[in-house]
Molecule: c-di-GMP-I riboswitch aptamer
Organism: Alkaliphilus serpentinus
RNA sequence: AAGUGAAAACGGCAAACCUUCGGAAACGUUGGGACGCAAAGCUAUGAAUCUAAAGUAUUAUAUACUAUGAUUGUCAGGCUGCCACA
Numbered sequence: 001a002a003g004u005g006a007a008a009a010c011g012g013c014a015a016a017c018c019u020u021c022g023g024a025a026a027c028g029u030u031g032g033g034a035c036g037c038a039a040a041g042c043u044a045u046g047a048a049u050c051u052a053a054a055g056u057a058u059u060a061u062a063u064a065c066u067a068u069g070a071u072u073g074u075c076a077g078g079c080u081g082c083c084a085c086a
Stems, first nucleotide, its partner, number of pairs: 003085003012037002017032002021028002035073001041079003045076003048071003055065004
C1' cells in the first nucleotide's frame, strides 16, 4: 500500500414520532428523540423509487403523461476518512 471488521477505545451520525420554518407536493430545515449505521462522511454520475406546481393531451369542476423537483438511511460508481486486526 492492498485487505478485514471478531472483540475493544476515543468519539461520530441519527430512523419512526413530536416540534419550528420553507415548499404545490415529494421532501428538506430547527430543537427534542433513538430504530439502526464502519463510511448512515461528501457527490444525483448510472439504475431504482417518490412527487406533479408549471406544461402537454383528452372524453375537461376531472383524468392521463411528463422533472426542470426530490431520496446517497434503495443499489452501484467516484472522492475522502477514525480506530483495531493483520